Model confidence (mean pLDDT): 86 of 100. Small-subunit ribosomal RNA, central domain from a metagenome, 350 nucleotides, folded computationally.
[in-house]
Context: one part of a larger RNA
RNA sequence: UUGGGCGUAAAGGGCGCGUAGGCGGUUUUUUAAGUGAGAUGUGUAAUCCCCGAGCUUAACUUGGGAACUGCAUCUCAGACUGGAAGGCUAGAGUGCUGGAGAGGGUGGUAGAAUUCCACGUGUAGCGGUGAAAUGCGUAGAGAUGUGGAGGAAUACCAGUGGCGAAGGCGGCCACCUGGACAGUAACUGACGCUGAGGCGCGAAAGUGUGGGUAGCAAACAGGAUUAGAUACCCUGGUAGUCCACGCUGUAAACGAUGAACACUUGGUGUGGCGGGAGUUGACCCCUGCCGUGCCGUAGCUAACGCGAUAAGUGUUCCGCCUGGGGAGUACGGUCGCAAGGCUGAAACUC
Numbered sequence: 001u002u003g004g005g006c007g008u009a010a011a012g013g014g015c016g017c018g019u020a021g022g023c024g025g026u027u028u029u030u031u032a033a034g035u036g037a038g039a040u041g042u043g044u045a046a047u048c049c050c051c052g053a054g055c056u057u058a059a060c061u062u063g064g065g066a067a068c069u070g071c072a073u074c075u076c077a078g079a080c081u082g083g084a085a086g087g088c089u090a091g092a093g094u095g096c097u098g099g100a101g102a103g104g105g106u107g108g109u110a111g112a113a114u115u116c117c118a119c120g121u122g123u124a125g126c127g128g129u130g131a132a133a134u135g136c137g138u139a140g141a142g143a144u145g146u147g148g149a150g151g152a153a154u155a156c157c158a159g160u161g162g163c164g165a166a167g168g169c170g171g172c173c174a175c176c177u178g179g180a181c182a183g184u185a186a187c188u189g190a191c192g193c194u195g196a197g198g199c200g201c202g203a204a205a206g207u208g209u210g211g212g213u214a215g216c217a218a219a220c221a222g223g224a225u226u227a228g229a230u231a232c233c234c235u236g237g238u239a240g241u242c243c244a245c246g247c248u249g250u251a252a253a254c255g256a257u258g259a260a261c262a263c264u265u266g267g268u269g270u271g272g273c274g275g276g277a278g279u280u281g282a283c284c285c286c287u288g289c290c291g292u293g294c295c296g297u298a299g300c301u302a303a304c305g306c307g308a309u310a311a312g313u314g315u316u317c318c319g320c321c322u323g324g325g326g327a328g329u330a331c332g333g334u335c336g337c338a339a340g341g342c343u344g345a346a347a348c349u350c
Stems, first nucleotide, its partner, number of pairs: 004321003007304002012318001014201004021194003025088007033081002035077008049065006091191001092188003095184004103177007110154001115149007125136002162169002206247006215241002220236004258317006266295011299306002323350003332343004
């Protein structure tokens, strides 16, 4: 390479948009590049194969044939793929109607709580632990009352609830804005799927500049524990956590399960819509679509399990794997302010 694979054994890219490329609905006409059939030429000899011949046989040598599955040209076919022209509406998209949502951005605003400050009341403790101590407090703490400051986060509602491509998103209000869904069937008429490169988004931590800092809290300090205790526990506490604008580009970025489409018994919840019958109505029953859970049939699976949200049955495209360690290391390249990221070996060894 062929092949076999990728939930947990090695293996799905963190996610999207999209270039090239690959693949692509239905129908008519046409073309004849692919495709199929035939013919002609060529495909040296040798080798291989078949039938013979010669060395006693065989190996070996040798005659004839076949074959050389290929290439070129010509003729024919027109199903399928491709090309050209035209049509269609089931894919895709647009319009119209409707409601759902922590989807995103900006600005504002509310209450509870913690901390701090001021003042009042008040007196000897408070705090903390397994027990203590460090710490705070007669310069009046803790407790309690009133007022104020400031930052961060939004109890209940809250839900295998919702929204988003993923990361992720949660008080309330306003503005700006993306997507999905249901219904309708007016419009376009294959405009589609995937997507190497590329571009963008991307938790936390980290980083640059400037701000902010209530609580929490790496580092650090002290107190304990202990044989020791660079920890677990306690008292403090700085970066950071927050905001603005940049950078970084990684995660068990997980459903450890790429995207799209089609098909394949059921049961039971739940979110958003629609239709129908009964009912005053809530509700309940039947039913269609989209999402999200659980249990299970066939089937699949090494088993666990998956099971219309497939890990079933198929098609298309992309990414990735090929024994463990060495190693996600070295070297080189490239990106980054740095930290480091991406790409990514070998010797050796089992």